[in-house]
Molecule: transfer RNA
Organism: Chitinophagaceae bacterium
RNA sequence: GGAUGAAUAGCUCAACGGCAGAGCAGUGCCUUGUUAAGGCAAAGGUUGAACGUUCGAAUCGUUCUUCAUCCG
Repeated sequence: GGAUGAAUAGCUCAACGGCAGAGCAGUGCCUUGUUAAGGCAAAGGUUGAACGUUCGAAUCGUUCUUCAUCCG
C1' cells in the first nucleotide's frame, strides 16, 4: 500500500427497515445473627463519527476513525 471483518449499557453479546433488549457486574429492598447464596425492583444507550436514501435507519449506501485477520 491492498483485501476482508468488527465497533450497540461498565463487561460479554442479541435485535425482519417500525417502542434498542438479555446475561453478568453495580445500586436499593426482602430473606439471614453477619457474609455468601437466593428472591424482588429500579437504574444504566447521542447504537464509533459525518453525510445520504427512506414516511421511518442500530439495520441500506458513501466517506472517515479505531481494532483484528490476511496479502504484498